[in-house]
RNA sequence: GGGGAGGUUGCCGAGCGGCCAAAGGCAAGGGACUGUAAAUCCCUCGGCGGAAGCCUUCGGUGGUUCGAAUCCACCCCUCCCCA
Numbered sequence: 001g002g003g004g005a006g007g008u009u010g011c012c013g014a015g016c017g018g019c020c021a022a023a024g025g026c027a028a029g030g031g032a033c034u035g036u037a038a039a040u041c042c043c044u045c046g047g048c049g050g051a052a053g054c055c056u057u058c059g060g061u062g063g064u065u066c067g068a069a070u071c072c073a074c075c076c077c078u079c080c081c082c083a
Base pairs, nucleotide, nucleotide: 001082002081003080004079005078006077007076010026011025012024018066028044029043030042031041032040046055047054048053059075060074061073062072063071
């Protein structure tokens, strides 16, 4: 340099226009059980709130759209193949 894949919540990882604060797992917090611990089970797990709900968020900046994690453009970064 050419081709391809990807960047999502503390971490891994699903998602492919509306049903999304976003499955599932891990970690974490609380509880049950246990002599203690581990294992197991239950609840919670972006922020505010008693709740309803509201707000902010999917690498960055723009754009398309009534509506974007999802589509488009450019940029940044990571991985694979070729040279």